[in-house]
Molecule: transfer RNA
Organism: Candidatus Omnitrophota bacterium
RNA sequence: GCGGGGGUGGCGGAACUGGCAGACGCACUGGACUCAAAAUCCAGCGAGCGCAAGCUCAUGAGAGUUCGAUUCUCUCCCUCCGCA
Numbered sequence: 001g002c003g004g005g006g007g008u009g010g011c012g013g014a015a016c017u018g019g020c021a022g023a024c025g026c027a028c029u030g031g032a033c034u035c036a037a038a039a040u041c042c043a044g045c046g047a048g049c050g051c052a053a054g055c056u057c058a059u060g061a062g063a064g065u066u067c068g069a070u071u072c073u074c075u076c077c078c079u080c081c082g083c084a
Base pairs, nucleotide, nucleotide: 001083002082003081004080005079006078007077010026011025012024019067028044029043030042031041032040046057047056048055049054060076061075062074063073064072
């Protein structure tokens, strides 16, 4: 240099066809249980603003297409594999 895979909450990892982003698990927080803890069970858990209802933002970065983009297109960054 060329070809291909990947980049999503604190971590792993879904969302295959463009239509509620973050399912599920781990971790964490609160509670139950316990003398206390572990294990187990219940509930919660992206960020900001707000008393609340709710609003805004968020899928590596930027742009494009679209009513609508994690998903399609383009450029770039990082990473893995192969070829030279």